[in-house]
RNA sequence: AUUGAACGCUGGCGGUAUGCUUAACACAUGCAAGUCGAACGGAAACGAUGGUAGCUUGCUACCAGGCGUCGAGUGGCGGACGGGGGAGUAACGCGUAGGAAUCUGCCCAGUAGUGGGGGACAACCAGGGGAAACCCCGGCUAAUACCGCAUACACCCUACGGGGGAAAGGAGGCCUCUUCUUGAAAGCUCUUGCUAUUGGAUGAGCCUGCGUGAGAUUAGCUAGUUGGUGAGGUAAAAGCUCACCAAGGCGACGAUCUCUAGCUGGUCUGAGAGGACGAUCAGCCACACUGGGACUGAGACACGGCCCAGACUCCUACGGGAGGCAGCAGUGAGGAAUAUUGCACAAUGGGUGCAACCCUGAUGCAGCAAUGCCGCGUGUGUGAAGAAGGCCUGAGGGUUGUAAAGCACUUUCAAUUGUGAGGAAAAGCAAAAGACCAAUACUCUUUUGUCUUGACGUUAACUUUAGAAGAAGCACCGGCUAACUCCGUGCCAGCAGCCGCGGUAAUACGGAGGGUGCAAGCGUUAAUCGGAAUUACUGGGCGUAAAGCGCGCGUAGGUGGUUUGAUAAGUUGGAUGUGAAAGCCCCGGGCUCAACCUGGGAACGGCAUUCAAAACUGUCUAACUAGAGUAUGGUAGAGGGAAGUGGAAUUUCAGGUGUAGCGGUGAAAUGCGUAGAUAUUAGGAAGAACACCAGUGGCGAAGGCGACUUCCUGGACAGAUAUUGACGCUGAGGCGCGAAGGUGUGGGGAGCAAACAGGAUUAGAUACCCUGGUAGUCCACGCCGUAAACGAUGUCUACUAGCCGUUGGGAGGCUUGACCUCUUAGUGGCGAAGCUAACGCGAUAAGUAGACCGCCUGGGGAGUACGGUCGCAAGAUUAAAACUCAAAUGAAUUGACGGGGGCCCGCACAAGCGGUGGAGCAUGUGGUUUAAUUCGAAGCAACGCGAAAAACCUUACCAGGCCUUGACAUCCAGAGAACUUUCUAGAGAUAGAUUGGUGCCUUCGGGAACUCUGUGACAGGUGUUGCAUGGCUGUCGUCAGCUCGUGUCGUGAGAUGUUGGGUUAAGUCCCGUAACGAGCGCAACCCUUAUCCUUAUUUGCCAGCACAUAAUGGUGGGAACUCUAAGGAGACUGCCGGUGACAAACCGGAGGAAGGAGAGGAUGACGUCAAGUCAUCAUGGCCCUUACGGCCUGGGCUACACACGUGCUACAAUGGGCAGUACAGAGGGACGCGAUACCGCGAGGUGGAGCAAAUCCCAGAAAACUGUUCGUAGUCCGGAUCGGAGUCUGCAACUCGACUCCAUGAAGUCGGAAUCGCUAGUAAUCGCGAAUCAGCAUGUCGCGGUGAUUACGUUCCCGGGCCUUGUACACACCGCCCGUCACAUCAUGGGAGUGGGCUGCAAAAGAAGUGGCUAGUCUAACCUUCGACAGGGGACGGUUACCACGGUGUGACUCAUGACUGGGGUAAAGUCGUAACAAGGUAGCCCUACCGGAAGGUGGGGCUGGAUCACCUCCUUA
Repeated sequence: AUUGAACGCUGGCGGUAUGCUUAACACAUGCAAGUCGAACGGAAACGAUGGUAGCUUGCUACCAGGCGUCGAGUGGCGGACGGGGGAGUAACGCGUAGGAAUCUGCCCAGUAGUGGGGGACAACCAGGGGAAACCCCGGCUAAUACCGCAUACACCCUACGGGGGAAAGGAGGCCUCUUCUUGAAAGCUCUUGCUAUUGGAUGAGCCUGCGUGAGAUUAGCUAGUUGGUGAGGUAAAAGCUCACCAAGGCGACGAUCUCUAGCUGGUCUGAGAGGACGAUCAGCCACACUGGGACUGAGACACGGCCCAGACUCCUACGGGAGGCAGCAGUGAGGAAUAUUGCACAAUGGGUGCAACCCUGAUGCAGCAAUGCCGCGUGUGUGAAGAAGGCCUGAGGGUUGUAAAGCACUUUCAAUUGUGAGGAAAAGCAAAAGACCAAUACUCUUUUGUCUUGACGUUAACUUUAGAAGAAGCACCGGCUAACUCCGUGCCAGCAGCCGCGGUAAUACGGAGGGUGCAAGCGUUAAUCGGAAUUACUGGGCGUAAAGCGCGCGUAGGUGGUUUGAUAAGUUGGAUGUGAAAGCCCCGGGCUCAACCUGGGAACGGCAUUCAAAACUGUCUAACUAGAGUAUGGUAGAGGGAAGUGGAAUUUCAGGUGUAGCGGUGAAAUGCGUAGAUAUUAGGAAGAACACCAGUGGCGAAGGCGACUUCCUGGACAGAUAUUGACGCUGAGGCGCGAAGGUGUGGGGAGCAAACAGGAUUAGAUACCCUGGUAGUCCACGCCGUAAACGAUGUCUACUAGCCGUUGGGAGGCUUGACCUCUUAGUGGCGAAGCUAACGCGAUAAGUAGACCGCCUGGGGAGUACGGUCGCAAGAUUAAAACUCAAAUGAAUUGACGGGGGCCCGCACAAGCGGUGGAGCAUGUGGUUUAAUUCGAAGCAACGCGAAAAACCUUACCAGGCCUUGACAUCCAGAGAACUUUCUAGAGAUAGAUUGGUGCCUUCGGGAACUCUGUGACAGGUGUUGCAUGGCUGUCGUCAGCUCGUGUCGUGAGAUGUUGGGUUAAGUCCCGUAACGAGCGCAACCCUUAUCCUUAUUUGCCAGCACAUAAUGGUGGGAACUCUAAGGAGACUGCCGGUGACAAACCGGAGGAAGGAGAGGAUGACGUCAAGUCAUCAUGGCCCUUACGGCCUGGGCUACACACGUGCUACAAUGGGCAGUACAGAGGGACGCGAUACCGCGAGGUGGAGCAAAUCCCAGAAAACUGUUCGUAGUCCGGAUCGGAGUCUGCAACUCGACUCCAUGAAGUCGGAAUCGCUAGUAAUCGCGAAUCAGCAUGUCGCGGUGAUUACGUUCCCGGGCCUUGUACACACCGCCCGUCACAUCAUGGGAGUGGGCUGCAAAAGAAGUGGCUAGUCUAACCUUCGACAGGGGACGGUUACCACGGUGUGACUCAUGACUGGGGUAAAGUCGUAACAAGGUAGCCCUACCGGAAGGUGGGGCUGGAUCACCUCCUUA
C1' cells in the first nucleotide's frame, strides 16, 4: 500500500459496487422449460349463444364441438441455450501461433421437386391386477406419426458397364355449379411448411510448435508399447480397434512416480525486473448424490432425460415404490464469517407460435449488511468578566479556552407540503398509397389517425413550512512515531509490534485532566507485496564472518587464436496478419462534483508469415603460426619402484674386571641389585631409524619424500633449429591417487607405546609425574577414504611501480673476481597504485579483466534422524524436519584481568628493635540471657568506633502510674498582670487549698509581653527508607595521575598529545617527536621548628654599676644575654671537580646553623566502593495521632558458660624496696585554681593569702644520679581477688563511682600456629597536662625528658604506577563457562505391532449397455416362385467379447496410533566435579583408536586459529 475479510467500541444521509473463501455436507416447502388447435383425433374444465326440462323469472340439469377456447393424448420444435459451483485434471486442459482429413438444426442465397398408395398405434370404450407407483388384455380411430411405389438436373457408390436413394401438408382468398345459403368438384392465386442438393454464415470436432507448479531421500519407464502392411471403425486423420511383421519409443534439456492445483484476460504490490493471487465481470475446460452405460437427436453420453450398481433419505397394506438445490429464495450443520422462502416480465435477451399471446428465480428492480469506494452534513460569524466547573501549581498563577454562555445569521441533509421528468421503442385497430397477383383477396412496406403498455414508485428533480433545531466517535501520547502531567498500584495487577516497562516518587500498568492523529468511522487480528541488494536476471558472495570438492586424469556440456570466401540459424530493419470485449493509461462526454457510466485513441512488451542487410556469433570451405604439442643436444633434484650394502646408537645374550647400590623425582615410592646390578671391557644377535651436511634449500598434482650403490621409470627447466597446424581451457557424472589411526591373512618385533598393572600427588585423581607393559608402530598382499588433507586462498589466461635476498639454467662485459650487468624458471621479505569491514593482500594478488567448475544464505536442533549407496567392521557419503532463541559470528577499540613479560616505587620483603597471640584486669564486639539488656558501625576502610565521661538526668529500651491542641511554634476566642508565699495527699508526675502582687506604652478606643481555659487548623515522632536525597566523612592515596581545546591519523569506536631515551619524591625536568598549547593534581605560596639580625622591654632576663638579705632579680637600674613577639636575612644545585648527550640531572667536595624537598604539619585531582550516616543537622515519600506523641518513679544499657579485637599491669636484678639529690615543656583556672599554716598514717579536712593570671595557683615532674638492702625464689617479683575500716563528689554511690588505710596475696617464670608497629630526636622507655566532667581515664588528644640497633639488596609475599602481550571477561576473574545425574515439560527418531487411505500386479467375478453369433418364441405394412403353417427382414430370448461396483491373494507408498526405549530443546537459586577462555594453571584444536561417573584422559599423525624466552634466517633505515 492492499483485502470477497472477521472481531472490539461507535454510528447521520445519499450514490455506487460487493456479499458461504469453511462441508462438491445433508436438504422441508415453493418456484427455475415450455409452447404450438394455422400438424391430428378430439372435448374433461370455463365462458358466450341457441334449444329442452325443472320451475323459487333467473338459477340448476341436459342437448348442440356449431363458437371463444382447451385438460389429457398423438405429432413438431425446444428441454445440448440460459443459470450454478470448481470436485477432478500438471493435461493439447488452458494460453498463443498455425494446420487439414470433417459435421453443422434454426438463418441467408441458388437449383430442382412436392405425384400416387398402404397398414397401424395412442387418446377413447370395455374388462382385469395392484395399497400405491403403475401395469396387462380385447376393440375403434386421425395426422406434417409410420412404410412402400413412381420420378432424379444436381447428389452418393462404381469393376466406368452400371447401380442406389426423397417428400407433407396446413392457412387465407378468387372463380364455377348447386337443394338457396348450405354442400360438392376442378382450376387459379397468395402464404407457410416439406424433400433433394450446392454455396455461405454460425457453431462444433480433430492435429501440431512453443509456453504453462514442487520434489532426485522418485533414475530408469514402456508390449498396443514404437513403426509398417491389411482389415474394421468414425462426421473426420490416427494403434482409435484387430490380425500379422519388425524391435522399437521416452529419459539427466529430468522420463516414470509422488504431492499440490481448474487455466486465462486480469487483480494486489513494486521505480522496474519481479513476487503473490485467479472473488465479483468476460473467454475456455471439466462436473451435476458416487461409479458405469448407452438411447434419442443437427448437437449430449444430457444439472431440473433414461437404464444399472452403491451409499443415504422418504412412503408402504412389507408384496413393492419414490428422490437428487454445485438453479432462485430458504433450512439444518460446519465456521471467526457472508443477505429476502420479496416484486415484475415495464425494459434487454431467450423458447415456441402466422400472430395475439404464453413461459422465463435469465434479467430488471426492491429488501438486509459502514463489507469496500466516493460525496455531503453534524452549523456560521461575533463574543474576555479570559465566567463556573475540572486538572495542574513554584499558591503568584497556568490550562481546558472564543471553547461555552450571550448576541447576530444561515437551513445543505434528515422531517414536512405540493408539483413531477426520463426509462415507451413497439404491437393492435382504422384509413390512404405502393409491391406481389388475373384480382379492388391475402400478405408486405410507408404515411396519417386512433387506442393502449411502468415492477421500480410515496422514483429523480423542483417546491412549501419550522427551527441550530435531529446527527461524533475511535485509537494513541517511553523510542521507532505526531502527542505530558497528576493520582492509584508496588516484579503485584498488568502492558508489549521490536527494544523493553512494573520491586513506593512509573510521561511505558489502571483512572483522570490535557494533547496528537484519523473521522462515520477508528483500532485489533489474519493475509499478500514492499522496504529485503535477506536467493542478488536487473542486483550478492566464498583468506579470518556461512561458503574452494584433499589432489589429479578425463566424458557430456560450456567456452575458445589470426586471415579469405560462402550461408543466413542467432542478430538488425521494413511490411502484413493476429494479439476478444471489459480492465490499466490518454483525450472527450453524462449523472450538481466524485465514485460510477460512456465514446474515441494508445497500449497489449508476444507469436506467425514475408522482404531485405551481412558487422558480430554459429555452420561450411580454404589457408596461417603468436596458443598447444613433437623432434634434437644439455642441466639440477630427499620425484617414484625394486634389489643390495654400511656405520653410530639402543636392547639383549654369554664372558672378564669390580662392589653396594642403581634407577627415578618437585620430593619420593613402585622397580632392578650380594643368586653380584649400575659402571667398565672385548665379542655375538636382532630389529628399527638414518646424527653432522641441513638452508623461509630441492623435488612432487596432492598426501608426501632425507645413509650409500646399482637397475627400471615419471616430470620440470634453460638453449638453438626443425616440424604438426587450434590439436586449447575448464570439467556435472565417472575413474585413479590419497598422512595418521583402524581392519583381514601371513611374517617380524630392538626401541617407543593406547589399553592394562603398580607407585606417587590429591578432598578425590579412572589424569598430569614415575616404574613396567600389550595391541600397534616394521614387511608382503588386500580393504578403509578420512584430517586444522591449510596458503583455512579451485584451475587456466592476459595486463598492472619498485627494492633486497636465495635455488637451477643461459648470455654479455671487463679490472678475470668471494666481480658486475642482463635474461629465464622457481622460492622468500618489504612495499606503490588498487582492493578490503578491518586485519591485511600487493606480478606466487585477496589488484584489473575473461573462461569453466564447486560451494554459501541467522544461531541451535545437526553433519543428526529416516531412506539410498559403499564398507568385513569401525564407519564414510548423500542429507532433512518438528521444536527453540533474538541473537550467533568476524575484525578492530577502550578497559579490567592473567598461577604472561619488562621497568619502577612503598616499613612491601629482607636486616633489626619492641610488641600482640599464653596470664590477670580494663574496654569494645559477637553470642547467649533478659520485661528491657535502646540504636547504629561489619575484611583492609566495624570491634578504647558514634560515646571529649550511662548511679538519677543523659536515654532513644522495659514495667507501672498519668496527659491528650499536648513539654515546644503560629493563629482565634475568653479570663487573668507577670510572678510569688505556705500547707495537705501521693513514689512522683500531679491534684487541692492558700499568701502577697495589680506592672509597661497609649491618640484612652486600645496595644505589647506573659499565664490559664476552650475550639480547630495543627504540633510532635531517636518511627521507616543512607537503595529517593543534601551536607559531612572513610577508603584506594599525598598514589602520580585525570582531562580538555585546536590540529593530525582512522569508515568508526578511538588514537596522537600522555608513547620513546634519560632523570626525579613527582605527567619533576630535559631531549626527541604530528603535534601545539591549556586545565585539575605534583611542587611552591601558609603554619611550626632549626641560625642570625633589627625593633620593643613587662609580669620575663641580670653581664656590668649600686643597695639590701642567713639566702633569693628582693630593690635602684640596665637592654648586653636568655626568653617573649613583630619584622627581616638565610638554601638557590648558587660555587668547584667528575659522570652524562654540549641537556635535564646525579655523585663527591668547599663554605655554612642548616644541602640538595633541612624536619614536621595543614593541604586529598578525575573518580571507585548504590562504602558510612534519615540517631548531629536538613530533607522527599510513607506511617502513628487519647499514641509509634508527652510527663513521672523504678529498672535496664554495667547481665555471663563462652569467642574475638584493642589496651593496661606483669612475669623481675638494665630489677623491686628505702633514703637523699637534680633537670622540663605545654596547658588549665572565677559556680574556678586554691598557697603559707594547722589536723589526719592516708584519701582528705579546717581555713582562705594571692590570682580573670609570662606576676598567683594547679605543681613535689619521672625515669636519671648517689647510697643502702634483697640474691634467682612464685620471691622484699607480680598484684588480681576477697574481708574490714574510711575519705570525697553528689537529692541519692544497693543494683552501679573514684580514692585511702589495714589485712588477703590468684594466674603469671617471656608466651603454639600466626601476626602488628617502626628508618632518627625515630623505635623503645619515663613522667606531665588538657578536653569531657558534680564525681569517675589503663581510653583519646597534646607536652617534654632519656635515647638506640639495622637497611646487603629487590629473588620472593602484599599493595601501587607505566609500557607491552593474550582474552570466549565488560556486574569486568568474587568474571565467564562444560558435561553427566535428579525433577518438570515440549516436539521428534526407533519399536512387537494395530487401524485407515491411495495404488501396482495376478487370477477370478460380471449388473445395465453396445457389438458379434443364434438349433428357441413371436411377427401389421415391404419383397418373393402368390403355395403358406414358408423364407428374407424385425422384436424378444439365449450365448459370447468388452466392462462398473464389490470380493480374494500379494507388494509399494502414506497417515494416525503403540508397552518400552534413544538422543534433543526449554526451565529452575538442585547434585558432582572444573574440561575451555590468561601459558586457564598438563597450550589448545582436527582426524582416528582405546579407556573412564561426567566434563574428559591417553596413544599416533597433523595444524597455529599457542603465551614466554633464546637462536637462526630475511627485511627496513643510516

This is a predicted structure of a 1518-nucleotide RNA (small-subunit ribosomal RNA) from an uncultured prokaryote.
Rfam family: Bacterial small subunit ribosomal RNA. Rfam links the family to the GO terms ribosome and structural constituent of ribosome.